This is a predicted structure of a 75-nucleotide RNA (transfer RNA) from a Planctomycetota bacterium.
It matches the Rfam family "tRNA".
[in-house]
RNA sequence: GGCCCCAUCGACUAGUGGUUAGGUCACCAGCCUUUCAAGCUGGCAGCACGGGUUCAAGUCCCGUUGGGGUCACCA
Repeated sequence: GGCCCCAUCGACUAGUGGUUAGGUCACCAGCCUUUCAAGCUGGCAGCACGGGUUCAAGUCCCGUUGGGGUCACCA
């Protein structure tokens, strides 16, 4: 350098064109408990970036950035 794959709450992860973007853990508040933990209820928080297609994009296309794989070069 060519090609391929990946990027979603703090972490892990679901999503295959129409969801209010869901779940688990963590965190916060309340309940419970003599206290703590556990448990219960509620809450906070996210689609890497820029374009395009579409009535509608996390999802499809192009580019960028970062990460991984593979091949070649390094004579």